The RNA shown here (Glycine riboswitch aptamer) has 104 nucleotides and comes from a Chloroflexota bacterium. Rfam family: Glycine riboswitch aptamer. From the family's description: This family represents the bacterial glycine riboswitch. Its family is annotated with glycine biosynthetic process in the Gene Ontology. Model confidence (mean pLDDT): 79 of 100.

RNA sequence: AUGACGGGCGUGGGAGAGCACCGCGCAAGCGGUCGCCGAAGGAGCAAGCCAGGGGAGCCGGACCCUGUGCGAAACUCUCAGGCUGAAGGACUGCGCCCCGACGA
Repeated sequence: AUGACGGGCGUGGGAGAGCACCGCGCAAGCGGUCGCCGAAGGAGCAAGCCAGGGGAGCCGGACCCUGUGCGAAACUCUCAGGCUGAAGGACUGCGCCCCGACGA
C1' cells in the first nucleotide's frame, strides 16, 4: 500500500568567512605567508547496545569493572572544501520516476 525507508532527474528556496599580503609571469595562472568560515565529502562521541569478567550453593536479573567493539546530529575537529560575483552548497517545497507484497 493513498507505497514507508532509500534513491534518481527537473525545478524553486538556501547561511558563513580575505576581491588579504609577498614573489614569479604579457596573461591564464603558479608558488609562498598569515587571518578566517562550516552547510559538499571525511573524521570524533553521548545515552544506549553488545561482548568479556566479578561476587553468592547453582542459574538468571539488577549492580560493579573492563573494551583497538557497535553507536546520531545542524554538536565537535577543520583533513578536504570554501572566504566579491558566478559556481558549489547541508537541508528543504513542488513535479515526474525507480526500488519495495520474494515484506517495513